[in-house]
Context: one part of a larger RNA
RNA sequence: UUGGGCGUAAAGCGUGUGCAGGCGGUUUGGUAAGUUGGAUGUGAAAGCUCCUGGCUUAACUGGGAGACGUCGUUCAGAACUGCCAGACUGGAGAAUGGGAGAGGGAGGUGGAAUUCUGGGUGUAGUGGUGAAAUGCGUAGAUAUCCAGAGGAACACCAGUGGCGAAAGCGGCCUCCUAGACCAUUUCUGACGCUAAGACACGAAAGCUAGGGUAGCAAACGGGAUUAGAGACCCCGGUAGUCCUAGCUGUAAACGAUGUAGACUUGGCGUUGGCGGAGUUAAAUCUGCCAGUGCCGAAGCUAACGCGUGAAGUCUACCGCCUGGGGACUACGAUCGCAAGAUUAAAACUC
Numbered sequence: 001u002u003g004g005g006c007g008u009a010a011a012g013c014g015u016g017u018g019c020a021g022g023c024g025g026u027u028u029g030g031u032a033a034g035u036u037g038g039a040u041g042u043g044a045a046a047g048c049u050c051c052u053g054g055c056u057u058a059a060c061u062g063g064g065a066g067a068c069g070u071c072g073u074u075c076a077g078a079a080c081u082g083c084c085a086g087a088c089u090g091g092a093g094a095a096u097g098g099g100a101g102a103g104g105g106a107g108g109u110g111g112a113a114u115u116c117u118g119g120g121u122g123u124a125g126u127g128g129u130g131a132a133a134u135g136c137g138u139a140g141a142u143a144u145c146c147a148g149a150g151g152a153a154c155a156c157c158a159g160u161g162g163c164g165a166a167a168g169c170g171g172c173c174u175c176c177u178a179g180a181c182c183a184u185u186u187c188u189g190a191c192g193c194u195a196a197g198a199c200a201c202g203a204a205a206g207c208u209a210g211g212g213u214a215g216c217a218a219a220c221g222g223g224a225u226u227a228g229a230g231a232c233c234c235c236g237g238u239a240g241u242c243c244u245a246g247c248u249g250u251a252a253a254c255g256a257u258g259u260a261g262a263c264u265u266g267g268c269g270u271u272g273g274c275g276g277a278g279u280u281a282a283a284u285c286u287g288c289c290a291g292u293g294c295c296g297a298a299g300c301u302a303a304c305g306c307g308u309g310a311a312g313u314c315u316a317c318c319g320c321c322u323g324g325g326g327a328c329u330a331c332g333a334u335c336g337c338a339a340g341a342u343u344a345a346a347a348c349u350c
Base pairs, nucleotide, nucleotide: 004321005320006319007304008303012318014201015200016199017198021194022193023192025088026087027086028085029084030083031082033081034080036077038075039074048066049065050064051062053060091191092188093187094186095184096183097182098181103177104176105175106174107173108172109171110154115149116148117147118146119145120144121143125136126135162169163168206247207246208245209244210243211242215241216240220236221235222234223233258317259316260315261314262313263312266295267294268293269292270291271290272289273288274287275286276285277284299306300305323350324349325348332343333342334341335340
C1' cells in the first nucleotide's frame, strides 16, 4: 500500500465548537474543466516476442506479426461531476404561541442529624467485637432535658423518572442565563454534513496561594487476629474531603458501540407536548410528534447477543487496529511548579 476490520478477540479520540480539506437536496439555461463511449491519423530503426538462415552453439542475418497504447493528438456528442446565471422547498435556520426539566452561574434562606461548649437531672459504668482489648469515665462519663457554636450533606418526594455535548446535576426562594421539545406552517432559500490541525469543557486523586475544618479519613500511633500481619476487625488521628483564585488533563471518562442522514414486520410500558372520544371535573379509551425502557420478525453475529435510538440494509466524513512479551516503556520533542501527561521506537525473546 492493497484487502479485511474496530460491543466482548487488536482497534471509536473522554466530550464538544469549528478554519482548511472531503462530500453535498429539487429544477431550468449556458459552459465544456473532469468523466465517458465513438471517430481520426500517427507511433523511424534497433531492442522484446514468434518463425527462418547460419553454425556444434552463442554473437550474427533475413522476414512477418504482435506488444509498447487501459497513453497522448485532433473532431463532434452533452448523460453525470464541476463552474456561471436563474428558480424552488422537502434539508438547515428564523418567527409567533406554549408547557416540561437535579441544565449552568450568583446571592439568600430552612429543618433533621453528627460533633463540640455551657447549664440542669443523675450514678458507675460506657464503648466496641466473632470474642476481646486499647479508648472514654468519680476531675462525674454514657443516658436524658434546655441553651448555644460551627461545618458539611440535603431523609421522605424518588421513578430501568428528568436535564446536560460529555464530565456531571437533587432541600427551598430570588436574580442572570443556555439548550431541547410541541403547535401554527408565517419568513429566509441549500445557508448543509463531517472535520486533520486548532480552541474550549473535562470525575476522583494530586499541586500552588489564602481561608475553613462538624463528620469521615490515606499516612501515622495504639489494641486485637495471626506462624508472621507491612492487612482485613477495633480505638484514635493528620493531609485531604469544603470555599476562593489558578494548575493538572487523566479514569472500566463504558452503551467497552464515532458523528450526520436514509430505508426496513411487530408487541408491552413510561416521560413531555398537541389533538379526538368521554366526564360537571376527572378517570378511561384513542391518534400524532419528541424522549426513554423491556421483549422480540426478517436480517446480522464465531457465539453471546443486537434487533426502527441496530451490532440489519446503504451513503458521507473523521479516528483507530495489524501476533504475544519487551512497552500505556527508552530516547527525543511539546506541555507542566511538581507529580507526571501527550507523542512513541528498537535490540532481544516466544